[in-house]
Molecule: transfer RNA
Organism: Candidatus Dojkabacteria bacterium
RNA sequence: GGGCGGUUAGCUCAGUUGGUAGAGCACUCGCUUGACGUGCGAGUGGUCACAAGUUCGAAUCUUGUACCGCCCA
Numbered sequence: 001g002g003g004c005g006g007u008u009a010g011c012u013c014a015g016u017u018g019g020u021a022g023a024g025c026a027c028u029c030g031c032u033u034g035a036c037g038u039g040c041g042a043g044u045g046g047u048c049a050c051a052a053g054u055u056c057g058a059a060u061c062u063u064g065u066a067c068c069g070c071c072c073a
Stems, first nucleotide, its partner, number of pairs: 001072007010025004019056001027043005049065005
């Protein structure tokens, strides 16, 4: 230098054909307990890496940039 993959909640990861962003764990609150834990219920938490474009509408399509990993030279 070239090619491929990845970047989504605090962490690990889904998200199908473009149509209101989700799960588990963690955290907070309530119930349960003498108390803690367990269990049950509810809730908080997101610039979908960044920017631009296409579109009525983009995590999703296109282009560029950044970072991480692998391969080739």